[in-house]
Context: one part of a larger RNA
């Protein structure tokens, strides 16, 4: 840009494209058929796994330099006490959110169609035979669907529902808060008719009983108050802050 000689917003049909396609054991049928005997099934019914591929984080675990607690060395805040910078995040136990595998799920099921080696029917050529020449059937993880995901730029450029009516209106954008998205655009939520993200309140989660203060002990420390006290990325409320305001495009070659 085109589909499209009106504009937009859903929602979808699938021409074609892609991907998957794997597989052991063990029970059972049944020690049956079979075979002298040793020895041993086809078909079919059930369990559990490998490897692989996809998703995702509840669970067991990694991480987790913006959480939490212990500690050594120094300096500092005038001293004690508390704290705080530096020392590989100082060094050590743990650990929310995200992100992940070694962890959870889930999958390659099943049917169909037209066949290949082979296996049949009827059967002539050749009074017989013969699957085969006319005809007519079974038959494999290959082949085509069937599952999964893209998919009107599929130029044959589909199709369907609604809006707009001469108004810069439907609508789209600049801009703003953001994040299920993201290198940048793009995507997707929201913009006072508001929970978008901040902060505030709870709530969880994690750490593991703060500080001060009293009592025990000479003292290092215990004990009580206190399962406290702090808590990041989670949830749930709530307009207190910013999303204000403005401003651009945007259909007479149609009806």
């Nucleotide at each position: 840009u085109g589909u499209a000689a009106a504009g937009a917003u859903a929602u979808u049909u699938g021409a074609g494209a892609g991907g998957a396609u794997c597989u052991g054991u063990c029970c059972u049928u049944a020690g049956u058929a079979c075979g002298a005997g040793a020895g041993g099934a086809c078909c079919g019914g059930g369990a559990u796994g490998g490897a692989c591929a996809u998703a995702c984080c509840u669970c067991u675990g990694g991480u987790g330099u913006a959480c939490c607690a212990g500690u050594u060395g120094u300096u500092u805040u005038g001293c004690c006490a508390a704290a705080a910078g530096c020392a590989u995040c100082g060094c050590u136990g743990g650990g929310u959110a995200g992100c992940u595998a070694u962890g959870u799920a889930u999958g390659g099921a099943a049917c169909g169609g037209a066949u290949a080696a082979c296996c049949g029917c009827u059967g002539a050529a050749a009074g017989c035979a013969u699957c085969u020449a006319a005809g007519u059937g079974g038959g494999a993880a290959a082949c085509c669907g069937a599952c999964c995901u893209c998919a009107a730029a599929a130029c044959u450029a589909g199709a369907u529902a609604u809006c707009u009516c001469c108004a810069u209106u439907a609508g789209a954008g600049u801009c703003g808060u953001g994040g299920u998205a993201g290198a940048c655009c793009a995507c997707c939520a929201c913009g006072u008719u508001g929970a978008u993200a901040g902060g505030c309140a709870g709530a969880g989660u994690g750490u593991g009983u703060a500080a001060g203060c009293a009592c025990a002990g000479c003292a290092a420390u215990g004990u009580g108050u206190u399962u406290a006290g702090c808590u990041a990325a989670u949830c749930u409320g709530u307009a207190c802050u910013a999303a204000u305001a403005a401003c651009u495009c945007g259909a007479u070659u149609g009806a």

Description:
This is a predicted structure of a 255-nucleotide part of an RNA (large-subunit ribosomal RNA, domain VI) from a bovine gut metagenome. The coordinates come from a structure-prediction model, not an experiment, and the mean pLDDT is 85. Its Rfam family is "Bacterial large subunit ribosomal RNA". Rfam links the family to the GO terms ribosome and structural constituent of ribosome.